[in-house]
RNA sequence: AUGAACGUCUCGGGAGAGACCUCCGGCAGGAGGCGCCGAAGGAGCAAACCAAAGCAGUUUCGCUGGCUGUUUUGGAGAAACUCUCAGGCACCCGUACCGGGAUGGGACG
Numbered sequence: 001a002u003g004a005a006c007g008u009c010u011c012g013g014g015a016g017a018g019a020c021c022u023c024c025g026g027c028a029g030g031a032g033g034c035g036c037c038g039a040a041g042g043a044g045c046a047a048a049c050c051a052a053a054g055c056a057g058u059u060u061c062g063c064u065g066g067c068u069g070u071u072u073u074g075g076a077g078a079a080a081c082u083c084u085c086a087g088g089c090a091c092c093c094g095u096a097c098c099g100g101g102a103u104g105g106g107a108c109g
Stems, first nucleotide, its partner, number of pairs: 006104008018034001020033005035089003041085001042083003049075011
């Protein structure tokens, strides 16, 4: 300073799935059971990519080496996909994500 990325707070928008059963409790709520949901958090992986080895081609008179292709193995590998550990399953509340504001920050210039 017409202040990037990235944070924090706040406001607005913003899904799914039993107001299920049993027990405790005055209520709130808690424990267990069965059934379900994915959008806090967590976990898993596709291709591109990297490495090694094998094979084929090419370069060379030939070898080594290089390059190209291919196969195998290993590494790496995102999401709103998959899992459902966690979380959740009337309203309310709250969440991924989106936008506004305040604030921290200090990249480029």